[in-house]
The prediction has a mean pLDDT of 81. A computed fold for a 74-nucleotide RNA from a Dehalococcoidales bacterium, annotated as transfer RNA. Its Rfam family is "tRNA". By type it is a transfer RNA.
């Protein structure tokens, strides 16, 4: 430098244009049970989706350029 893949709550991670008020597990808060604890059980907080612009009536979801991190080939 030239093609590619990835980016969603603290952490993995679904999601493929409207049914999404963004799933689901960990962790994290209360409560329950227990003599304390953990194990279970019940309810609760927390991401607007790398950034930025464009298409669209409508965008995490398509297109653009940027970041970053990874593979390849030079």
């Nucleotide at each position: 430098g030239u093609g590619g893949g990835u980016a969603u709550a603290g952490c993995c991670g679904a999601g493929a244009g409207g049914c999404c008020u963004a799933a689901g597990g960990c962790g994290c808060c209360a409560g329950g049970u227990u003599g304390u604890g953990g194990c279970c059980c019940u309810g609760g907080a927390g991401a607007u989706c790398g950034a930025g612009a464009g298409u669209u009536c409508a965008a995490a979801u398509c297109u653009c350029u940027c970041u970053a991190c990874c593979c390849a080939c030079c």